[in-house]
A computed fold for an 84-nucleotide RNA from Fluctibacter halophilus, annotated as c-di-GMP-I riboswitch aptamer. The organism belongs to Fluctibacter, within Bacteria. The sequence was found by an Rfam model in a public genome assembly. It matches the Rfam family "c-di-GMP-I riboswitch aptamer". Rfam links the family to the GO term cyclic-di-GMP binding. From the family's description: GEMM was predicted in a large-scale screen for bacterial structured RNA regulatory elements. The coordinates come from a structure-prediction model, not an experiment, and the mean pLDDT is 87.

RNA sequence: AAAUGAAAAAGGCAAACCAGGUGAAAACCUGGGACGCAAAGCCUCCGGUCUACGGUUUUUGACUAGGAUAGCGGGGCUGCCGGG
Numbered sequence: 001a002a003a004u005g006a007a008a009a010a011g012g013c014a015a016a017c018c019a020g021g022u023g024a025a026a027a028c029c030u031g032g033g034a035c036g037c038a039a040a041g042c043c044u045c046c047g048g049u050c051u052a053c054g055g056u057u058u059u060u061g062a063c064u065a066g067g068a069u070a071g072c073g074g075g076g077c078u079g080c081c082g083g084g
Base pairs, nucleotide, nucleotide: 004082005081012037013036017032018031019030020029021028022027035071041077042076043075045074046073047072048069049068050067054064055063056062057061
């Protein structure tokens, strides 16, 4: 340094749900709480998924991301401990 996660230790994060807040919504933030996670640290570059304020339209509706998801997958960047 590439690759790697057996057993441990130090620590870390925090699903559902609940309360408060933000938002048109998806969802997010704070506190509580732990289902899980070795990148569940960071980035929407690619694909997927969710939402549809606004916009378009043939208007009980449909379509649309510039919104959201990094805990959907891929990719990029960075990093603790251990074996080696």